Annotation:
Predicted 3D model of RNase P RNA and transfer RNA as a complex of 444 nucleotides. The coordinates come from a structure-prediction model, not an experiment, and the mean pLDDT is 77. It holds a member of the Rfam family "Bacterial RNase P class A". From the family's description: Ribonuclease P (RNase P) is a ubiquitous endoribonuclease, found in archaea, bacteria and eukarya as well as chloroplasts and mitochondria. Rfam classes the family as a ribozyme.
[in-house]
């Protein structure tokens, strides 16, 4: 200078204050006071993922929809961990990897280029063969015109090697071969596919034999294959439950049936029930896949055993403030140094039903392990 | 606490199954007018809310993050 892992993230001390929960507290219940215990985190945060756990749903299994994907293992369970394999970066330590399938299928591939998917032909090579020259030489021949041979054009036609384009052009070197070239066809290399042997539990690795000779890319497109998901979410649920309104019952009381009695009908001024079920009020809710220590098992993620400890919990919703001292950074002065003195900073951030992860925010520090 | 949805020029939106981003308005300049407004005719303005990854190639497809804006009780 790097790089991985693991931990801490102020201390003590006066004052004011603040929530929870037990006792002073007796027959009960609320206020207030007084004592005594307890009172945020590595992320309590996003709310990405997994679950507990509460209610609906639900014979079974599909289909639609999502998720997820190398192999083993952990773990209640994971899009988490751990070890491994393989691919990539890095000089290294080490990091990072949706890492199943592209010879089931069906799409994409813009510019640019000749061609972009069982593709092409700009420049280039070549033109053996065919064809064409009012070229040259030699033959037939009377002329006309023909035949051989060797030149020329590059008209058909052949290549795909080099050159250009592209992210990406249908294998690399070397040789035969040929008119010029080509896996056209030999050697060896890469790369696929199949079969064998060893090595790993497996993903994979080593080595061999045989094929056609090359069979591109992309599935964080669609989709195949394989496997996992029922659905909502403490404002999930459960108990009590005033008040107003409804409904019944009953004696009293007013009232109307022309008075009076009986009787019937109304009021609902009085008791008393009723079931829903608001406001409210309790639980759910703090003993837990729990926290530290030890010891055994395993490379390790973890498990297993013993000891140990009780560890916030509201419902406008506490865990703060101020001072002093020390402690860590930093700058400044002073001193020959040790060392003092002054000033500034101490972050992110903040429980609400609980637990595993992830990820993202953080002034600073301590400590091992490598390069 | 729960769950859903948008971020793109100065404003207000398009841009769906990837190929280099457009419309209207507003802003400049110029014609018209005796000026102005309107009106034609040009032009100028984009880290596609920020990082990272797939891919040759991302406004889009995935991962993360930040901002906003709505609905349950």
């Nucleotide at each position: 200078a790097g790089u991985c892992c693991g931990c801490c993230g102020g201390a003590c001390g006066g004052c004011c204050g603040c929530g929870g929960u037990c006792g002073g507290c007796a027959c009960c219940c609320c206020a207030a006071c007084c004592g005594a215990u307890c009172g945020a985190g590595g992320a309590a945060a996003g709310u990405c993922c997994g679950g507990a756990c509460u209610c609906c749903a639900u014979a079974g299994g599909g289909c639609a929809g999502g998720g997820u994907g190398c192999u083993g293992g952990g773990u209640a369970a994971c899009u988490c961990c751990c070890a491994g394999g393989c691919g990539g970066g890095g000089c290294g330590a080490c990091c990072c990897g949706a890492c199943g399938g592209a010879a089931a299928g069906u799409g994409c591939a813009a510019c640019a280029g000749a061609g972009a998917g069982c593709a092409g032909a700009c420049c280039g090579c070549c033109g053996a063969u065919g064809g064409c020259c009012u070229c040259g030489g030699c033959c037939c021949c009377g002329c006309a015109g023909g035949g051989c041979c060797g030149g020329g054009c590059a008209c058909a036609g052949g290549c795909a090697a080099g050159g250009g384009u592209g992210a990406a052009a249908c294998g690399g070197u070397g040789g035969u071969g040929u008119a010029a070239g080509a896996g056209a066809c030999c050697a060896c290399c890469a790369g696929c596919g199949u079969c064998c042997c060893g090595g790993g539990c497996a993903a994979c690795c080593g080595g061999g034999g045989c094929g056609g000779c090359u069979c591109g890319g992309c599935a964080a497109a669609c989709c195949c294959c394989a496997c996992c998901c029922g659905g909502a979410g403490c404002a999930a649920g459960g108990c009590c439950g005033a008040g107003c309104a409804g409904g019944g019952a009953c004696a009293g009381g007013g009232u109307g049936g022309c008075c009076c009695g009986c009787c019937c009908g109304c009021c609902a001024c009085g008791u008393c029930c009723c079931g829903g079920g608001u406001a409210g009020g309790c639980c759910g809710c703090a003993c837990g896949a729990g926290g530290c220590g030890c010891a055994c098992g395993g490379u390790g993620a973890c498990g297993u055993g013993c000891g140990u400890c009780c560890c916030a919990g509201a419902g406008g919703g506490a865990u703060g403030g101020c001072c002093g001292u020390c402690g860590c950074g930093g700058a400044g002065c002073c001193g020959g140094g040790a060392g003092g003195c002054u000033c500034c900073g101490u972050a992110c951030a903040g429980a609400a039903u609980c637990c595993g992860g992830c990820u993202u925010a953080c002034a600073g520090g301590c400590g091992g392990g490598c390069u | 606490g729960c769950c859903g949805g948008a971020g793109u020029a100065g404003c207000u939106c398009a841009g769906c199954u990837g190929g280099u981003a457009g419309a209207g308005c507003a802003g400049c300049u110029g014609a018209u007018u005796u000026g102005u407004a309107a009106u034609c005719a040009g032009c100028u303005g984009g880290u596609c809310g920020g990082g990272g990854g797939u891919u040759c190639g991302a406004u889009u497809c995935c991962c993360u993050u930040c901002u906003c804006c709505g609905g349950c009780u």